[in-house]
RNA sequence: GGGCGAUUAGCUCAGUUGGUAGAGCAGCGCUUUUACACAGCGAAGGUCGGGGGUUCAAGCCCCUCAUCGCCCA
Repeated sequence: GGGCGAUUAGCUCAGUUGGUAGAGCAGCGCUUUUACACAGCGAAGGUCGGGGGUUCAAGCCCCUCAUCGCCCA
């Protein structure tokens, strides 16, 4: 220098044909216990890596930039 992949909650990851963003774990509250752990219930937590474009509508499509990984030279 060229090619491919990844970037979504604190962490690990889903997200179908573009149509109101989810799960598990962690953390918080309640129940339970003498207490802790386990278990059950509940609530919270997101500018979907940055910017721009297309569209009535974008996590998803297009362009660009950044970071990480792999391959080629």

This is a predicted structure of a 73-nucleotide RNA (transfer RNA) from Parcubacteria group bacterium GW2011_GWA1_47_8. The source organism's lineage runs through Bacteria and Bacteria candidate phyla.